[in-house]
RNA sequence: AUAAAAAAAGCUAAACUUGUCGCGAGGCAAGGACGGAAAACUGCGGGUCUUUUUUGAGAUAGCCGAGUUGCCUAUA
Numbered sequence: 001a002u003a004a005a006a007a008a009a010g011c012u013a014a015a016c017u018u019g020u021c022g023c024g025a026g027g028c029a030a031g032g033a034c035g036g037a038a039a040a041c042u043g044c045g046g047g048u049c050u051u052u053u054u055u056g057a058g059a060u061a062g063c064c065g066a067g068u069u070g071c072c073u074a075u076a
Stems, first nucleotide, its partner, number of pairs: 001075003011036002016031006034062001040068003044065003047060005
């Protein structure tokens, strides 16, 4: 640099439980593993959701797309 997603040294951690923050969607921490090859990062486009401060404000990156970076393996 190219290809691929079979495997996994290492990584992450759904539901649920507890604590805590938030009006809420949800966030964080611990336990726990259903899963993940970008389930890493960015609310940029769409979707979904919350709030009656609504031509507003917010949540979701483990809904899809896009952008950026990166691990393993093989080949050069």